Small-subunit ribosomal RNA, 5' domain from Methylorubrum zatmanii, 475 nucleotides, folded computationally. The coordinates come from a structure-prediction model, not an experiment, and the mean pLDDT is 85.

Context: one part of a larger RNA
RNA sequence: GAGCGAACGCUGGCGGCAGGCUUAACACAUGCAAGUCGAACGGGCACCUUCGGGUGUCAGUGGCAGACGGGUGAGUAACACGUGGGAACGUGCCCUUCGGUUCGGAAUAACUCAGGGAAACUUGAGCUAAUACCGGAUACGCCCUUCUGGGGAAAGGUUUACUGCCGAAGGAUCGGCCCGCGUCUGAUUAGCUUGUUGGUGGGGUAACGGCCUACCAAGGCGACGAUCAGUAGCUGGUCUGAGAGGAUGAUCAGCCACACUGGGACUGAGACACGGCCCAGACUCCUACGGGAGGCAGCAGUGGGGAAUAUUGGACAAUGGGCGCAAGCCUGAUCCAGCCAUGCCGCGUGAGUGAUGAAGGCCUUAGGGUUGUAAAGCUCUUUUGUCCGGGACGAUAAUGACGGUACCGGAAGAAUAAGCCCCGGCUAACUUCGUGCCAGCAGCCGCGGUAAUACGAAGGGGGCUAGCGUUGCUC
Numbered sequence: 001g002a003g004c005g006a007a008c009g010c011u012g013g014c015g016g017c018a019g020g021c022u023u024a025a026c027a028c029a030u031g032c033a034a035g036u037c038g039a040a041c042g043g044g045c046a047c048c049u050u051c052g053g054g055u056g057u058c059a060g061u062g063g064c065a066g067a068c069g070g071g072u073g074a075g076u077a078a079c080a081c082g083u084g085g086g087a088a089c090g091u092g093c094c095c096u097u098c099g100g101u102u103c104g105g106a107a108u109a110a111c112u113c114a115g116g117g118a119a120a121c122u123u124g125a126g127c128u129a130a131u132a133c134c135g136g137a138u139a140c141g142c143c144c145u146u147c148u149g150g151g152g153a154a155a156g157g158u159u160u161a162c163u164g165c166c167g168a169a170g171g172a173u174c175g176g177c178c179c180g181c182g183u184c185u186g187a188u189u190a191g192c193u194u195g196u197u198g199g200u201g202g203g204g205u206a207a208c209g210g211c212c213u214a215c216c217a218a219g220g221c222g223a224c225g226a227u228c229a230g231u232a233g234c235u236g237g238u239c240u241g242a243g244a245g246g247a248u249g250a251u252c253a254g255c256c257a258c259a260c261u262g263g264g265a266c267u268g269a270g271a272c273a274c275g276g277c278c279c280a281g282a283c284u285c286c287u288a289c290g291g292g293a294g295g296c297a298g299c300a301g302u303g304g305g306g307a308a309u310a311u312u313g314g315a316c317a318a319u320g321g322g323c324g325c326a327a328g329c330c331u332g333a334u335c336c337a338g339c340c341a342u343g344c345c346g347c348g349u350g351a352g353u354g355a356u357g358a359a360g361g362c363c364u365u366a367g368g369g370u371u372g373u374a375a376a377g378c379u380c381u382u383u384u385g386u387c388c389g390g391g392a393c394g395a396u397a398a399u400g401a402c403g404g405u406a407c408c409g410g411a412a413g414a415a416u417a418a419g420c421c422c423c424g425g426c427u428a429a430c431u432u433c434g435u436g437c438c439a440g441c442a443g444c445c446g447c448g449g450u451a452a453u454a455c456g457a458a459g460g461g462g463g464c465u466a467g468c469g470u471u472g473c474u475c
Stems, first nucleotide, its partner, number of pairs: 001475004006471005013347006019340002021305001026303003030300003035064003040061002043058006071258003081182006089175002094171008102136004111126006142151003156163002184230003191221003196218008233255004237248004260281005283294004311337001313336003319333001320331004350380004360371004386411005394402001419464005424445003430459005440447002
């Protein structure tokens, strides 16, 4: 000098754009944040009814979605990430192509009845439907195979426009796996390793593999730093610097990991699953003491910690997502608004004229000098603000939270709007008074003990300006 997710002190007019728990991955009251489909299915209730049924709604069966989106950075020095390759894999929804969609069956929730329990919830009996479940048939291609055989599928709905379902192949997308190279500090950590290193057989997986297991061999890594310890999410980037480099990883984007702590699997195309399940633990709450309920590192918000970081707001109008044929519903994603000079950028706090160089202040050699064209006065202007009127783009046929906002026109009136730091040298800017090694200042050198340009005040001056200084951190 530049920079900051900053904080603190003094001060503070407006707008645009951005940013806003860096600390306790501390604990959380309350509300909301993931639903949707009646064009899969039976039923309850309400209304209508041409008595056939229809509409709305509710819980349930069923389907899809809840693995995305959103948060955080605890762990992790690792194929986690970055980059470049690889082969032994999977892929719902989407696209293309080929073929099929046949015949039956048994249940069950809802509901009714009878119980248990304070509650959460739960037991027994009976009835019923399906795109829920099961069996038979069929099989171009598919899978297994001793090459002869064996195995395996489907679901219908409808307003008759369509749309589903099953098998197979290909694509796209996304993901799993492996490898080369790169990736902090410490040797006051020098040896580490027994599923360890390799082989064979078997198991397991979507898939390769000590991934697991039995047996066999005795290997494997290491001063080119193994192991251990400490620290840390990684990257695109960001800051600085002429560059090389150094520091860093907020916001935005990609990847990873985590979801009260530890462990586990279930379902599923996909999870070992933030707002799913089970077990254990700590904590909190309810209880009739028998037993139960919970998980904000989602958005707000509370307590706590801290130098320090916002509203328990509006809307689905746009963009995007889930479900649905659709209408639509949901969406604290998102879009907006609120708070904060936290930052960057822009604007304003007036302009011209005005010398009896007014008054006052300060200094003075008492003549004057300076504040100073500064003020007053006169003539103008109206950015901003106030009031009145009009009023969008964003939306494409409709639909606008923002918002009567931005913007435009008009009216009155200089009116509503300046501070902070410094003035010994470095370093731009000097005098007087007070104080008297006191009170104090200070980044370094150093000032202060009776004329202090260095302390305190005043006048004057210098710098920056809605900011200015200080502190902290980086180059």